[in-house]
Context: one part of a larger RNA
RNA sequence: CGCUCGAAUUUUGAGGAGAUCUGUUCUUAGUACGAGAGGACCGGAAUGGACUGACCUCUGGUGUAUCUGCUGUCACGCCCGUGGCAUUGCAGAGUAGCUACGUCGGGCAUGGAUAACCGCUGAAAGCAUCUAAGCGGGAAGCCAUCUCCAAGAUUAGAAUUCGCUAAGGGUCGUAAGAGAUGAUUACGUUGAUAGGCAUUAGGUGUACGCACAGCAAUGUGUUGAGCCGAGAUGUACUAAUUGCCCGAUUUCCUAUUAGGAACUGUGAGA
Repeated sequence: CGCUCGAAUUUUGAGGAGAUCUGUUCUUAGUACGAGAGGACCGGAAUGGACUGACCUCUGGUGUAUCUGCUGUCACGCCCGUGGCAUUGCAGAGUAGCUACGUCGGGCAUGGAUAACCGCUGAAAGCAUCUAAGCGGGAAGCCAUCUCCAAGAUUAGAAUUCGCUAAGGGUCGUAAGAGAUGAUUACGUUGAUAGGCAUUAGGUGUACGCACAGCAAUGUGUUGAGCCGAGAUGUACUAAUUGCCCGAUUUCCUAUUAGGAACUGUGAGA
């Protein structure tokens, strides 16, 4: 832009894509078969491999938010206590998020038409013959069934509801279950959208100060403390203000700066 009024929501499925894999063990059964050695079909269970989808409860990884320890040096006048720099200075842990090596799931079952092949009936050709007419069986393969996309399927589908400068959308703002930018999604005071604040799951691991013990280094108590907390719950304290733009300027009615109603909406004309 189109889809012949404009929208919101829900859909149908022409068509397309994906998947379709397989081992071992047990049982049937040491049965059928076979002199024996050996050793099944069919059917029923269990457990794996590879592949694949989703997720983060567990096990781990990362985690330049965070906490702790340590070194050198500089600074805060000094001590104490801190801060800067040194690959994130180094090291030990680690929430959320993202992840696999982790967890859960999937390929189950069925139908149709068939291939090779196996048949029934059956002539040409008094026999025979699965084939010539006719009728069956038959594969991990084919078409469906399963999952996903899908009306630009221009053959542009369907349903419900709303609206008549309105419905609705945008701009703008706060953001993230989204993200290169657009877009998408949530929210915008009739508000928990983000920040802040309060509490907290959780992380780190017993802060500073003071007191006590010790000549001192240091230790003990206050103390599972202090700090943090991307997660959770709550709370309008702050910021989402007011606006503006796009979107039929169709017809009708009325008590006409306004209010109400209608749907046949194409083309031409009036």